[in-house]
Context: one part of a larger RNA
RNA sequence: CGCAUAUGUGUGGAUGCCUAGGCGGUAGGAGGCGAUGAAGGACGUUGAAGCCUGCGAUAAGCCUCGGUGAGCUGGCAAACAAGCUUUGACCCGGGGAUGUCCGAAUGGGGAAACCCGACCACUUCGGUGGUCAUCUCUAUCUGAAUACAUAGGGUAGAGAAGCGAACCUGGGGAACUGAAACAUCUAAGUACCCAGAGGAAAAGAAAUCAACCGAGAUUCCCUAAGUAGCGGCGAGCGAACGGGGAAUAGCCCAGUCACAAUCAAUCGACUAAAUCUAGGGGAACAGUCUGGAAAGGCUGGCCGUAGCUGGUGAUAGCCCCGUACCCGAAAGAUGGAAUCGAGGCGUGACAAAGAGUAGGGCGGGGCACGUGAAACCUUGUCUGAACAUGGGGGGACCAUCCUCCAAGGCUAAAUACUACCUACCGACCGAUAGUGAACUAGUACCGUGAGGGAAAGGCGAAAAGAACCCCGGAGAGGGGAGUGAAAUAGAACCUGAAACCGUAUGCGU
Numbered sequence: 001c002g003c004a005u006a007u008g009u010g011u012g013g014a015u016g017c018c019u020a021g022g023c024g025g026u027a028g029g030a031g032g033c034g035a036u037g038a039a040g041g042a043c044g045u046u047g048a049a050g051c052c053u054g055c056g057a058u059a060a061g062c063c064u065c066g067g068u069g070a071g072c073u074g075g076c077a078a079a080c081a082a083g084c085u086u087u088g089a090c091c092c093g094g095g096g097a098u099g100u101c102c103g104a105a106u107g108g109g110g111a112a113a114c115c116c117g118a119c120c121a122c123u124u125c126g127g128u129g130g131u132c133a134u135c136u137c138u139a140u141c142u143g144a145a146u147a148c149a150u151a152g153g154g155u156a157g158a159g160a161a162g163c164g165a166a167c168c169u170g171g172g173g174a175a176c177u178g179a180a181a182c183a184u185c186u187a188a189g190u191a192c193c194c195a196g197a198g199g200a201a202a203a204g205a206a207a208u209c210a211a212c213c214g215a216g217a218u219u220c221c222c223u224a225a226g227u228a229g230c231g232g233c234g235a236g237c238g239a240a241c242g243g244g245g246a247a248u249a250g251c252c253c254a255g256u257c258a259c260a261a262u263c264a265a266u267c268g269a270c271u272a273a274a275u276c277u278a279g280g281g282g283a284a285c286a287g288u289c290u291g292g293a294a295a296g297g298c299u300g301g302c303c304g305u306a307g308c309u310g311g312u313g314a315u316a317g318c319c320c321c322g323u324a325c326c327c328g329a330a331a332g333a334u335g336g337a338a339u340c341g342a343g344g345c346g347u348g349a350c351a352a353a354g355a356g357u358a359g360g361g362c363g364g365g366g367c368a369c370g371u372g373a374a375a376c377c378u379u380g381u382c383u384g385a386a387c388a389u390g391g392g393g394g395g396a397c398c399a400u401c402c403u404c405c406a407a408g409g410c411u412a413a414a415u416a417c418u419a420c421c422u423a424c425c426g427a428c429c430g431a432u433a434g435u436g437a438a439c440u441a442g443u444a445c446c447g448u449g450a451g452g453g454a455a456a457g458g459c460g461a462a463a464a465g466a467a468c469c470c471c472g473g474a475g476a477g478g479g480g481a482g483u484g485a486a487a488u489a490g491a492a493c494c495u496g497a498a499a500c501c502g503u504a505u506g507c508g509u
Base pairs, nucleotide, nucleotide: 001508002507003506004505005504006503007502008501010500016494017458018457021429022428023426024425025424026423027422028421029420030418031417032163033162040102041101042100043056044055045054047080050076051075052074062096063095064094065093066092067091071084072083073082107116108115109114117132118131119130120129121128122127134160135159136158137157138156139155140154141153142152167198168196169195170194171193172192178185182232208215209214219246220245221244222243223242229237230236250410251409252408253354255350256349257348258347259346266342267341268340269339274334275333276332277331279327280326281325285300286299287298288297289296301318302317303307310320311319359383360382361381362380363379364378365377366376369395390405391404392403393402394401445452446451465493468480469479470478471477
């Protein structure tokens, strides 16, 4: 040194068990916040250094109204100090006050959290408070070249801005890829960018379909149907009619006259019920055995509109928190019955009935439809009607027939989504899993930056966290003693696999 066997408070942290955190969903709510200064931050703030949480020079807090009822001065994090509290503290909920500086940031500037002002009021003369950005609209005062005017300027009032997860509408709009290459095509009107809105948005009351029968706004689902079609007829793309459901709602302007009269919609005010934002009541068990500990075993009971769940020294309906069920709000919010006010609904007659529009030419785009026989919708450009005795459509086009009335506008529900709140659920995960993040996590760290991005859970029922003694450097570490059921549970702490490292013995070299 190798092999074998045995062995170890060695090393290491697999495995098992656990869960403080995640993941997915169901139901309901909410669907916004912001110049009354948001979202997000900087800096401060406790008797006491740091981080987190809270808060803002009134700074882990101030006032008030409710709830609750004995302790409290947030967490890591114990002790000490100083205090508060049945004259109700702490805690929970409603409302209010304060709210440094930055940030749309708005007095001017700026390398965010800083620098520098003007005016007014007050002042203890230190300072304190307030106003001062821009744009749009409205009102008003002024006012050029230039007479009236207009532009411009001033003042006052109102509004806007910025942020936000997805959903929505509009304006722009790829490529990889597929076609086994690639150019039409596809991917895809997707990703992405921009603008805007709402709790939904958009669409919407037929110039629609249908087929000679008829239907009767829009939206969404199932079907029709991978059909008819489109397509270097390749890859692929892909309807509609009709049928069945969800939900249903219709109206106004482009006008005169007459009649009737107001009580319709809608808006505002004021509230009821109900709900939400704290809470309250809430049944029923003992003995004995084992054990460190009983909820386990045995024996005998009890409650149940409650045997969901969690905790308690092992497995508890009856020990605790709770659960079924019942009850509850000073204040605020949602809600909107009823009432009041505003408002002006109705009927008839006669009219009217949307023009650079419809249509056309050229070039595009959208329609499942790639120019095709290509209708229909839309429009950059050039043109350009009719007027209900009229016009559009029925997939080239024409006739007949049928059907509808464009070029103005509004409209709930059924539909989409979930950053957020509440309750509940899971043949979802259980620390290399599940979120990147169970822990000081978007932290440490890396990068000029955009950006990238970890590792890291577990003593014990309870700290009872090892007084005291010994070796040692007033160490590290260990040996006794003590606690504990257990210390091969000792903080490098549950379990503690293997590789690895030793030790002992045997054999070999």

Predicted 3D model of a 509-nucleotide part of an RNA (large-subunit ribosomal RNA, domain I) from uncultured bacterium KM3-69-F5. The coordinates come from a structure-prediction model, not an experiment, and the mean pLDDT is 85. The full RNA is in RNAcentral, with records from SILVA.